[in-house]
RNA sequence: GGUAGAGGAGCGAAUAACAAGAUUAGUCCAUCGGAGUAUGACAUCGUUGAUGGUGGAUGAAAGGGUUGUUUGCCGAAGCGUAAUUAGGGUCAAACUGGUUACUGCUGGGAUGCUUUCUGAACAAGGAGCAGACUGUCAUGCUUGGUUUUGUGCAUGGAGAACUACU
Numbered sequence: 001g002g003u004a005g006a007g008g009a010g011c012g013a014a015u016a017a018c019a020a021g022a023u024u025a026g027u028c029c030a031u032c033g034g035a036g037u038a039u040g041a042c043a044u045c046g047u048u049g050a051u052g053g054u055g056g057a058u059g060a061a062a063g064g065g066u067u068g069u070u071u072g073c074c075g076a077a078g079c080g081u082a083a084u085u086a087g088g089g090u091c092a093a094a095c096u097g098g099u100u101a102c103u104g105c106u107g108g109g110a111u112g113c114u115u116u117c118u119g120a121a122c123a124a125g126g127a128g129c130a131g132a133c134u135g136u137c138a139u140g141c142u143u144g145g146u147u148u149u150g151u152g153c154a155u156g157g158a159g160a161a162c163u164a165c166u
Base pairs, nucleotide, nucleotide: 001166002165003164004163005162008074010073011072012071013070014069015068016067017066018065026058027057028056029055030054031053032052036045039092040091041090042089077106078105079104080102081101082100083099084098085097086096087095107134108133111130112129113128114127115126117125118124136157137156138155139154140153141152143150144149
């Protein structure tokens, strides 16, 4: 270097249901009001009264989440950064989703606390901290078998790791 494999409250995707989004957006009616129309430029709409406010009727969706099922897997994957692509009338910016790259970070899941981080969010995630748990390897000690293996304890490491074969 190649092939295969393990970790467990393990990881992702698709799909169904549900909560939230939502006292929302949108549409319609009444009314107030009177010149602009949420960002830059246009387009559109607008004194035949728009945008906006208030009241009434109707009333979604997406991204994000939880649970179940199926399925692919064990850097699984998540987060970050960059590039690229799709979306809403156009361009730009911003936002949301997809794809690709990274010798950027994280071994794994759970719990508690913090957070001028992402998010509509008291969801979920990210980051930081804490004490445990867990797989693995190393070192030291212990204790069996008895000569290179097993048990237990402590400390330490990181997935660029670990195990087997080659």
This is a predicted structure of a 166-nucleotide RNA (Lysine riboswitch aptamer) from Mesobacillus boroniphilus. Its mean pLDDT, the model's own confidence on a scale to 100, is 76. It matches the Rfam family "Lysine riboswitch aptamer". About the family: Riboswitches are metabolite binding domains within certain messenger RNAs that serve as precision sensors for their corresponding targets. The source organism's lineage runs through Bacteria, Bacillota, Bacilli, Bacillaceae and Mesobacillus. The sequence is in RNAcentral, with records from MGnify.